The RNA shown here (Bacterial RNase P class A) has 390 nucleotides and comes from an uncultured Saprospirales bacterium. The sequence was found by an Rfam model in a public genome assembly. Model confidence (mean pLDDT): 75 of 100.

RNA sequence: GCCGUCGGUGGUACUAUCGCGGUACUGUAUUUUAUACAGUGACGAGGAAAGUCCGGACAACGCAGAGCACCACGCCAUUUAACGAAUGGGGCUGUUGAAAGACAGUACAGAAAGUGUCACAGAAAGCUAUACCGCCGGAUUAGUUUUCGGUAAGGGUGAAAAUGUGCGGUAAGAGCGCACAUCAUCGUUUGGUAACAAAUGGUGAGGAUAAACCUCGUGGGUUGAAAUGCCAUGUACAUCCCAAAUCCAUUAUGGAGCCAGGUUGCUCGCUUGGUUGGCAACAGUUGGGAGGGGUAGGCAGAUAGAUCUUGUUAGUGAUGACAAGACUAGAUAAAUGAUAGUAGCUACUUUCGAGUAGAACAGAAUCCGGCUUAUAAACCGGCGGCAAAC
Numbered sequence: 001g002c003c004g005u006c007g008g009u010g011g012u013a014c015u016a017u018c019g020c021g022g023u024a025c026u027g028u029a030u031u032u033u034a035u036a037c038a039g040u041g042a043c044g045a046g047g048a049a050a051g052u053c054c055g056g057a058c059a060a061c062g063c064a065g066a067g068c069a070c071c072a073c074g075c076c077a078u079u080u081a082a083c084g085a086a087u088g089g090g091g092c093u094g095u096u097g098a099a100a101g102a103c104a105g106u107a108c109a110g111a112a113a114g115u116g117u118c119a120c121a122g123a124a125a126g127c128u129a130u131a132c133c134g135c136c137g138g139a140u141u142a143g144u145u146u147u148c149g150g151u152a153a154g155g156g157u158g159a160a161a162a163u164g165u166g167c168g169g170u171a172a173g174a175g176c177g178c179a180c181a182u183c184a185u186c187g188u189u190u191g192g193u194a195a196c197a198a199a200u201g202g203u204g205a206g207g208a209u210a211a212a213c214c215u216c217g218u219g220g221g222u223u224g225a226a227a228u229g230c231c232a233u234g235u236a237c238a239u240c241c242c243a244a245a246u247c248c249a250u251u252a253u254g255g256a257g258c259c260a261g262g263u264u265g266c267u268c269g270c271u272u273g274g275u276u277g278g279c280a281a282c283a284g285u286u287g288g289g290a291g292g293g294g295u296a297g298g299c300a301g302a303u304a305g306a307u308c309u310u311g312u313u314a315g316u317g318a319u320g321a322c323a324a325g326a327c328u329a330g331a332u333a334a335a336u337g338a339u340a341g342u343a344g345c346u347a348c349u350u351u352c353g354a355g356u357a358g359a360a361c362a363g364a365a366u367c368c369g370g371c372u373u374a375u376a377a378a379c380c381g382g383c384g385g386c387a388a389a390c
Base pairs, nucleotide, nucleotide: 001386002385003384004383005382006381007380008379009378012343013342014341015340016339017338018337020044021043023041024040025039026038027037028036029035046361050372051371053370054369055368056367057366058224059223060222061221065268066267067266068265070220071219072218073217074216075089076088077087078086079085090108091106092105093104094103095102096101109215110214114213115212116209117208118207132155133154134151135150136149137148138147139146163181164180165179166178167177168176182205183204184203185202186201187200188199189198190197191196228300229299230298231297237291239290240289241288242287243286244285246256247255248254249253257275258274259273260272261271262270263269276283277282307326308325309324310323311322312321313320314319345358346357347356348355349354
């Protein structure tokens, strides 16, 4: 320098004219005190406004919980309002490299509680399993021929065959014994806040898999701005159906029971209402449902904040502290635009004066923090590869 890959910044600036939106001020008109019109000022769609995946603020209900179910998270430390997020570190895995290291990924509690799965091939795929070829021994036979017993070191199949190498031992073999290693686990010392690492000693030697069921630990009330609250206007429920209703005490209330509603999906508990009159028909109360009628208007929520900018400071960093300054849409079917010029960035051309062309993904709707997805030009980095020069 080129190629590949990963990450970050970025999302043109200014001026003028006209137009649109709400808001502040000023003025005019009306006299309906609240509305209309005009003028001036400052302001007016993002890095993701998208997805609706997480966490909250806020609002309503409940506020009396407990158990079960269901769901989420799962190495350590720190940051944060909080998070299933972020930052840094550790372990494991992968790429590169002789190695050290560097970079990237990570759904990283538990397999010694249990269940399940490991196709095909192979004798056999998990509680001391299994024996296809083979090795050794006994009997037998012309003959390892036939048969019985032992074996799992050698060979074969496979991703994986019961940890590996060597020596001894054995009829032949086997952790059967020994030495050294490997893996697991426990202890001690050192370093570290810790996860862990190194060294050393003991014990043990039948795998993998939990984004399989499961076990353990921690956590989770529900709903969601069309939430929710207030005001005004207006009407018709005198309709239909279903459920409940007992007892004891007391002298007008209490208790038990029954029915219905609320509280998270269920259960228990808690709580609210009813449990009335009549011989009966029936009526009433509470609750649920069907049918029918009225309204569709206005205000709030609604943008001063876990806010933003600059500087200093602590920290590896995420981020925090301090100081100064700023106020920056609030629409309600939905405004935030058009034109012209100058300058900037990039590419091409050039008579070096300049000319031509280009600019992606994409539009606020309660707000905020993260994550994920999309993204033009240009710029800045990490890693890998190639080539050349010094």